The part of an RNA shown here (small-subunit ribosomal RNA, 5' domain) has 512 nucleotides and comes from an uncultured Chloroflexota bacterium. The full RNA is in RNAcentral, with records from Greengenes. Model confidence (mean pLDDT): 82 of 100.
[in-house]
Context: one part of a larger RNA
RNA sequence: GGAUGAACGCUGGCGGCGUGCCUAAUACAUGCAAGUCGAACGGACAGUAGCAAUACUGUUAGUGGCGAACGGGUGAGUAACGCGUUGGUGACCUGCCCCAAAGAGAGGGAUAACAGAUCGAAAGGUCUGCUAAUACCGCAUGUGCAACCGGGAGAUUAGAAGCCGGGUUGGAAAUGGAGGACGUUCGAAAGAACGCAUCCGCUUUGGGAGGGGCCUGCGUCCCAUCAGCUAGUUGGUAAGGUAAAAGCUUACCAAGGCGAUGACGGGUAGGGGACCAGAGAGGGUGACCCCCACAAUGGAACUGAAACACGGUCCAUACACCUACGGGUGGCAGCAGUAGGGAAUAUUGCUUAAUGGGCGAAAGCCUGAAGCAGCAACGCCGCGUGUGCGAUGAAGGCCUUCGGGUUGUAAAGCACUUUUUGUUGGGAAGAGGAAGGACGGUACCAGCAGAAUAAGCCUCGGCUAACUACGUGCCAGCAGCCGCGGUAAAACGUAGGAGGCGAGCGUUAUCC
Numbered sequence: 001g002g003a004u005g006a007a008c009g010c011u012g013g014c015g016g017c018g019u020g021c022c023u024a025a026u027a028c029a030u031g032c033a034a035g036u037c038g039a040a041c042g043g044a045c046a047g048u049a050g051c052a053a054u055a056c057u058g059u060u061a062g063u064g065g066c067g068a069a070c071g072g073g074u075g076a077g078u079a080a081c082g083c084g085u086u087g088g089u090g091a092c093c094u095g096c097c098c099c100a101a102a103g104a105g106a107g108g109g110a111u112a113a114c115a116g117a118u119c120g121a122a123a124g125g126u127c128u129g130c131u132a133a134u135a136c137c138g139c140a141u142g143u144g145c146a147a148c149c150g151g152g153a154g155a156u157u158a159g160a161a162g163c164c165g166g167g168u169u170g171g172a173a174a175u176g177g178a179g180g181a182c183g184u185u186c187g188a189a190a191g192a193a194c195g196c197a198u199c200c201g202c203u204u205u206g207g208g209a210g211g212g213g214c215c216u217g218c219g220u221c222c223c224a225u226c227a228g229c230u231a232g233u234u235g236g237u238a239a240g241g242u243a244a245a246a247g248c249u250u251a252c253c254a255a256g257g258c259g260a261u262g263a264c265g266g267g268u269a270g271g272g273g274a275c276c277a278g279a280g281a282g283g284g285u286g287a288c289c290c291c292c293a294c295a296a297u298g299g300a301a302c303u304g305a306a307a308c309a310c311g312g313u314c315c316a317u318a319c320a321c322c323u324a325c326g327g328g329u330g331g332c333a334g335c336a337g338u339a340g341g342g343a344a345u346a347u348u349g350c351u352u353a354a355u356g357g358g359c360g361a362a363a364g365c366c367u368g369a370a371g372c373a374g375c376a377a378c379g380c381c382g383c384g385u386g387u388g389c390g391a392u393g394a395a396g397g398c399c400u401u402c403g404g405g406u407u408g409u410a411a412a413g414c415a416c417u418u419u420u421u422g423u424u425g426g427g428a429a430g431a432g433g434a435a436g437g438a439c440g441g442u443a444c445c446a447g448c449a450g451a452a453u454a455a456g457c458c459u460c461g462g463c464u465a466a467c468u469a470c471g472u473g474c475c476a477g478c479a480g481c482c483g484c485g486g487u488a489a490a491a492c493g494u495a496g497g498a499g500g501c502g503a504g505c506g507u508u509a510u511c512c
Stems, first nucleotide, its partner, number of pairs: 001512004006508005013383006019376002021341001026339003030336003035066003040063002043060007073294003082220004087215003092212003097208007105139001107137002114129006145170005150164002176200003180196001182195005221267003228258003233255008270291003274285003296317005319330004347373001349372003355369001356367004386416004396407004421449006430439001456501005461482003467496005477484002
């Protein structure tokens, strides 16, 4: 000198864009943050029409589907199971999406809701009875698919597979939903049934896209006052296990494997793109984006294409809450907010209008993601606090050699301007495509008023730009370093003046 998620002191007019618990991964009151689909299903309720049966419309607790593994938060752990980069997967998976091929036949038994009974303070159950499905279960079929058997070729360190052909065995589905200005049949008609086009779905298989799992070379902080470490340890065989290779696991066999090119141990730490500083090399840091890890603490699996799952389940622990004392409930490192800690960090706001996501055929619903608004000079950038003229160089202050000098064109005064400010009126874009704008009566535009509403902070011995007077008298004090102060202090304090920066200026902390 530059930088900062900064803090503190004094001061403080406006706008734009950003940023805002670095400490206790401490504890959390309250509200919200993940739902959606009635075009899968049976009910229930409400409304309309009807004398009624019933029909239509709407709502929805439940069954079912998809989502809830994304998005959002935090950085505790982790020095390698991570990250970055080079490759591999002949050792693998992939819901939704795209392309292609083939199919969807015929049946069955339940169960929630509901009704009744019943236990419990509650949370929540238990028994009996009824019912539906794109829920569940057999059977059939199965181009292709899988496993096994057979054949041959060739690559490879080696083995197997891919390939070919045949056989054996195995395994699918919901022809379900919507719907038409279509057809057929029935009917006097209204309409009903069936068929067919179309759309959304279902099953099997192949390919793709995107996503992921695993393996691997290299790189990745400090300590040697850590020098030896290791028995599933290193390798093999067999079996198990996984989507998949592998001591991943187990049995048996062998005795290996790692290490001064730093094993093992200890400390610290999320990593990277990037950011800061620097001529560079090197150094320092890790907010927004990518990856990883975690979800009160520890462990476990279930479901699922994917989790060993923040707002799922189970167990244990600590803590907290409710209780009728029998028993239950909870997890803000989501957004706000509270207490605590701290030098220190914001609103229990608005809206789904845009962008994106989930569900849905769609209308749409949900979305503290997101977009906005509020608070804070926390940062960067921009603007303003007036402009011109104005000497008797007024008064006052300060200094003085008492002549004067300085403050100083500064003020006053005169003439203007209106960025800002106040007020009145108009008023968006952002919405492409019929409507739809939280922001917002905001930005912006026009009129009116009136210099009106707006300057401080630090320093002045040298480094280092800027000097005198008074007070004090090694006192009080200053100080980044050198050092000032003991009676004329340009270094302390005050005043006048000056210098620097300016809505900021200084100090402290940290980095180059």